The prediction has a mean pLDDT of 81. The RNA shown here (small-subunit ribosomal RNA) has 1499 nucleotides and comes from an uncultured bacterium. The sequence is in RNAcentral, with records from ENA and SILVA. Rfam family: Bacterial small subunit ribosomal RNA.
RNA sequence: AGAGUUUGAUCAUGGCUCAGGAUGAACGCUAGCGGCAGGCCUAAUACAUGCAAGUCGAACGGUAACAUUGGUGCUUGCACCAGAUGACGAGUGGCGCACGGGUGCGUAACGCGUAUGCAAUCUACCUUUUACUAGAGUAUAGCCCAGAGAAAUUUGGAUUAAUCCUCUAUAAUAUCUUUUAAUUUCAUGAUUUUAAGAUUAAAGUUUUAACGGUAAAAGAUGAGCAUGCGUCCUAUUAGUUUGUAGGUGAGGUAACGGCUCACCUAGACUACGAUAGGUAGGGGCCCUGAGAGGGGGAUCCCCCACACUGGUACUGAGACACGGACCAGACUCCUACGGGAGGCAGCAGUAAGGAAUAUUGGACAAUGGACGAAAGUCUGAUCCAGCCAUGCCGCGUGCAGGAUGAAAGCCCUACGGGUUGUAAACUGCUUUUAUACAGGAAGAAACACUCCGACGUGUCGGAGCUUGACGGUACUGUAAGAAUAAGGAUCGGCUAACUCCGUGCCAGCAGCCGCGGUAAUACGGAGGAUCCAAGCGUUAUCCGGAAUCAUUGGGUUUAAAGGGUCCGCAGGCUGUUUUUUAAGUCAGAGGUGAAAUCCUACAGCUCAACUGUAGAACUGCCUUUGAUACUGAAAAACUUGAGUUAUUGUGAAGUGGUUAGAAUGUGUGGUGUAGCGGUGAAAUGCAUAGAUAUCACACAGAAUACCGAUUGCGAAGGCAGAUCACUAACAAUAUACUGACGCUCAUGGACGAAAGCGUGGGGAGCGAACAGGAUUAGAUACCCUGGUAGUCCACGCCGUAAACGAUGGAUACUAGCUGUUCGUCUAACAUUGGUUAGAUGAGUGGCUAAGCGAAAGUGAUAAGUAUCCCACCUGGGGAGUACGGUCGCAAGACUGAAACUCAAAGGAAUUGACGGGGGCCCGCACAAGCGGUGGAGCAUGUGGUUUAAUUCGAUGAUACGCGAGGAACCUUACCAGGGCUUAAAUGUAGUGGGACAGGUCUAGAGAUAGACCCUUCUUCGAACUCAUUACAAGGUGCUGCAUGGUUGUCGUCAGCUCGUGCCGUGAGGUGUCAGGUUAAGUCCUAUAACGAGCGCAACCCCUAUCGUUAGUUGCCAGCGAGUAAUGUCGGGAACUCUAAGGAGACUGCCGGUGAUAAACCGGAGGAAGGCGGGGACGACGUCAAGUCAUCAUGGCCCUUACGACCAGGGCUACACACGUGCUACAAUGGGAAGGACAAAGAGCCGCGAAGCCGCGAGGUGUAGCUAAUCUCAUAAACCUUUUCGUAGUCCGGAUUGGAGUCUGCAACUCGACUCCAUGAAGUCGGAAUCGCUAGUAAUCGUAGAUCAGAAUGCUACGGUGAAUACGUUCCCGGGUCUUGUACACACCGCCCGUCAUACCCAUGGGAGUGGGUUGCACCAGAAGUGGCUAGUCUAACUUUAUUGAGGACGGUCACCACGGUGUGAUUCAUGACCUCGGGGUAAAGUCGUAACCAAGGUA
Repeated sequence: AGAGUUUGAUCAUGGCUCAGGAUGAACGCUAGCGGCAGGCCUAAUACAUGCAAGUCGAACGGUAACAUUGGUGCUUGCACCAGAUGACGAGUGGCGCACGGGUGCGUAACGCGUAUGCAAUCUACCUUUUACUAGAGUAUAGCCCAGAGAAAUUUGGAUUAAUCCUCUAUAAUAUCUUUUAAUUUCAUGAUUUUAAGAUUAAAGUUUUAACGGUAAAAGAUGAGCAUGCGUCCUAUUAGUUUGUAGGUGAGGUAACGGCUCACCUAGACUACGAUAGGUAGGGGCCCUGAGAGGGGGAUCCCCCACACUGGUACUGAGACACGGACCAGACUCCUACGGGAGGCAGCAGUAAGGAAUAUUGGACAAUGGACGAAAGUCUGAUCCAGCCAUGCCGCGUGCAGGAUGAAAGCCCUACGGGUUGUAAACUGCUUUUAUACAGGAAGAAACACUCCGACGUGUCGGAGCUUGACGGUACUGUAAGAAUAAGGAUCGGCUAACUCCGUGCCAGCAGCCGCGGUAAUACGGAGGAUCCAAGCGUUAUCCGGAAUCAUUGGGUUUAAAGGGUCCGCAGGCUGUUUUUUAAGUCAGAGGUGAAAUCCUACAGCUCAACUGUAGAACUGCCUUUGAUACUGAAAAACUUGAGUUAUUGUGAAGUGGUUAGAAUGUGUGGUGUAGCGGUGAAAUGCAUAGAUAUCACACAGAAUACCGAUUGCGAAGGCAGAUCACUAACAAUAUACUGACGCUCAUGGACGAAAGCGUGGGGAGCGAACAGGAUUAGAUACCCUGGUAGUCCACGCCGUAAACGAUGGAUACUAGCUGUUCGUCUAACAUUGGUUAGAUGAGUGGCUAAGCGAAAGUGAUAAGUAUCCCACCUGGGGAGUACGGUCGCAAGACUGAAACUCAAAGGAAUUGACGGGGGCCCGCACAAGCGGUGGAGCAUGUGGUUUAAUUCGAUGAUACGCGAGGAACCUUACCAGGGCUUAAAUGUAGUGGGACAGGUCUAGAGAUAGACCCUUCUUCGAACUCAUUACAAGGUGCUGCAUGGUUGUCGUCAGCUCGUGCCGUGAGGUGUCAGGUUAAGUCCUAUAACGAGCGCAACCCCUAUCGUUAGUUGCCAGCGAGUAAUGUCGGGAACUCUAAGGAGACUGCCGGUGAUAAACCGGAGGAAGGCGGGGACGACGUCAAGUCAUCAUGGCCCUUACGACCAGGGCUACACACGUGCUACAAUGGGAAGGACAAAGAGCCGCGAAGCCGCGAGGUGUAGCUAAUCUCAUAAACCUUUUCGUAGUCCGGAUUGGAGUCUGCAACUCGACUCCAUGAAGUCGGAAUCGCUAGUAAUCGUAGAUCAGAAUGCUACGGUGAAUACGUUCCCGGGUCUUGUACACACCGCCCGUCAUACCCAUGGGAGUGGGUUGCACCAGAAGUGGCUAGUCUAACUUUAUUGAGGACGGUCACCACGGUGUGAUUCAUGACCUCGGGGUAAAGUCGUAACCAAGGUA
């Protein structure tokens, strides 16, 4: 410090998620030790038991217990006596119990923090100082006696003490009243001072030294009160308040104060957030962060609050009191039912709750506290120990050597390697820790006591002595021995670490993206690796990353976001100069900012954690001194901002009136006749009752053509005939006046299109709704005919719009070019208004530099550079919804959430693809033609059906006479049946037997089984066969979506890319675009591109022409021979031909066009002319295209079978549908007879001549031929002659019967052919559709492969041989440029809503119901305090001894807690509504396809 995730990719926006740190944690797995810390976050729930606050006999009366001593009795060890001593139960009294310890309920508060103040206060114990401590008296507990009660407890009588209580005396620097003078404070006042009067004190114990007691003053400590500032969320809480705000007086308090009361006044708080609601103890500090911040408030420290819940006071220096009291309430316990007792949020502990938090331990040794003169006692404070990996820190689980890199494990390309891994074994060494034994601390210094010294009589100092819970602990030594000690998580990316097996969208994982559907580095296991380590992971929470609330440090044209516009109060900001001041600001000083914490240095535990000492820091607050640039305040001045004035102009600015013409409609009348109107086409509609059209006149309402324009005006909305009146605005010029008067603006106010609402008018045209006609599958639409509200006017509402420049207002500054509107000035020219040019001011446009911006873009009219003010935004959906509130007649508007859900949603640009977008171009794409298919019969393939099986594959183009170039058996993979199991076939190696083989017969469908016959060669060996052993089985089983190879298609379309450079943040672009041209990204020109590659073309083959060479099996002109005839023969090398090698064609030449070029057009020559004609050749890629059944191959599956064998059947089935063909329907033909001309092939298990036989298929026959020699082999269409005469025919040949031929082991299922007979459909084919542009289509035959036989198919070959193309509007496909896009699986895309389902949900309404909190009114009123008191009682003092004063009880009044009644508010939960409402999610449905994206088919 960043990373992952939206996209095909990119940039930016934006959310989600991760890596870090932390915790009082919990859970899972695991666990050796020690040190230091920490340990109920939940139920402030309920508590059994024990302990946590006592102490003092040197305050007192005393003597229950213990001990000592003395005494008595006397049994010598028992009993009794004596407060005599040490002491001490219970009691009186003093001090303490208000500290320490716990908890966080309440509290949004002077509660806390900080800084001040008290001239408005108190303070026990402690310290200092001064003075005093006199004299009397009465009670009461206890004890004793007598009672009540179960108990707790309590009643009466007698008697008694005090440091208990009362009275008197004395008394001031105390208090009060009056009074004199001075000083001083911001004020009230304060301080000092003079005089007089009045009032209030005390306690002893002890013994001679102290401790106490009282009053006063001061200090210290602690407490109280007041004030400034700071201190959470909600405005869907906007008004609150009656002791309320203030005053006077009184009361009360330690003290001020409405603290309380009486009276008077009517105030007080609040947008700088009152009141209300919610939540919460506050701080030092802790976590995080670079910091600013954000979060928290455990442990430790300070403050506050509380002590079962609520209230109340008493005592006291201090409490309204955790282990005190009273009352009320709830709960628990005891009870003899009469009545009583209790309060762990002290330490342990229990139950409950919960994911979760410890021992009913030891000691007062230390520190601290209470009491005491002290010893001492008490102390669950504290110090220690126990439990817990809860955290932090430290240590260990060994170290060194050791390779043949052992074995086992795991992996692989597997006879071998790799890895685990120097790891182990083994050898040597060490002993921390653990174990055993032994030694053994510091923490202790005091008090007290003894002694000594100093001062001078009780203090200080010194010496000695005493005291340890922890603990026989820490620590140290010795001994033996590697001995006692490693796990957890992870391994797809983020993120360090990879393989195998299992599983097969299952099981599961997951923080985000996502993984899993048969080869999972993502699930589970294993091996290995990585990271941490006595821990490791997970979960939860907080900060960080997140600049993702932005002060530091963000934004608002299009991503979320500028208010519709203006006015304007508060608020914020504000021109120039001078002076004063010093609030902000800056600097110095002082005080404070507790300690601990953090940081630094040093030090102590072996180190560290931890701790100590010192420093720094605590960024704050207060006071004070100074500075004065800036801001503020005060004063004075200025003119440039702003305004006023004058003059000149401008405009669809506003309001009200008047008025004009055109058009439309209607009415009346005329002319006139059959249609008009409307549409893509129609119809509804109007019209013979006279329309439309046309003419004249009249009327009505609305809107204002031309001018008219990136024109003008207005704040915006908006404003358009002309004219009049009124009103406002703006601009320029002048610089006369004022002198900062300014800008912005929350709340507020005004205006505010259209639609809509109310009342009253008006109503021509247009026109929601509605009606009808069309369109359509439907058409509640688009189109048409009508048509109501409305549109218009007046008045009043509404207050919203894509109210848009999607751009708030103001001011200043920052290069230019060019229009235009309205002014002003200058110049020139004209002069009848002017025209032109320049300058300048204000508007309004275009282009552009810098800059800015994610880019598009913007660019002086900023989205640039700055300042000021306002508004708004913070992921998408839910939702501008719900609830609440305000406004409105309503419609609705404004304000405006949450639960839940997703990992995206969105912006700009890029490349593609697509468009019922556009431009250009091409193609048998259309058109122009020729011939077909689709109808018939048959052949063949497919689907379907059938079947035991009808094996499998191929399925739009790119499957369907396809794999198959040839299914009777075989093939064969399928079916039923029979038998086989290392078995068929083959190979290698070894061993053994020999014959094996062959033939015959039997059973059988055969495989097979059985019998018989015959039987070798040889020196070994070899061959053959059988058996056996070992190795390699086999599979047309699955996956073409694991693959190789190969093939189809786009497409023989012209494209597809790269290097360098340049442009762009980038994806990417450029090049490859543009202008021409081409069959072509072919070439040329231009050009930020220059070059190159794969494609195109060419190179290759065939063919068309001609030489050269060579002539056999081919040829035969000339010469010769021969035949009935034939190159048959001699010969020839001319020709044809054969087959080698050449030539030839290149826009080369001429003319024209063209931009000069490329190129095109025409021509010449030429066998051939502009690629001469064919073929092979197929770029990057697309279709997960086809093929595991050609072959190969990974993985999976079968192994007496999914292997292999046999015979039979099937692949040939047949209501049907489709594709591809053949033959036809006839006369351009059929039949008959005669006659002519090819090319290219094939042949020895072959082609097979001639001859003979058969009507024929064929048979016989064997010559020739391993082929330019022989054979297949007669080519046919064609030509000549003849016949048929338009018919189901002399067309057509299916089908069927019969008889045959051939092949073959075998033609039944199931071959081909021949002959005779039979003679079906069919008379040119609906919608639709296919091929073809020249030697092509059409037509005619020939050959070959396969093959025993079996083509209408396929592959080749030649013969005859056309028609048409104007052209590119349209259909299809393709190329290129451009445009739009919400598509990228790419339009077979994307995507919306209703309905239905499942729910998962969460939420709103809701008759209501039940809780909580709270307001108001009223009732009631315990304890307590205060007031009053005519009743009752009464020790201290008084008294004339009766009383009196005072007190207590009782009564009563006031206040008040609990409680109760009524009525509201608010909040939470629940809820019929058999779902009332919408929303979200899910997988697959229904209806449509638009209310979406392309011109999305009506922008």